[in-house]
RNA sequence: AUCUAGCCCGGGAAUGGAGUUUCCCUUUAACCGCCCUCACGGGCUGAUGACUCCUGUACGCGC
Repeated sequence: AUCUAGCCCGGGAAUGGAGUUUCCCUUUAACCGCCCUCACGGGCUGAUGACUCCUGUACGCGC
């Protein structure tokens, strides 16, 4: 210096924060949504990977 394995820390899972949990990655990384179209282009869902709470937003009803 390089390679492999383990541990710790850290990071990530299409729009915010917190807790819990699952999975993934080890910086050349994980990750960067879906549908239609040859392409150009057009259309659509959701603040979660999942659960709960908060904030924001959208729709409907009532006061």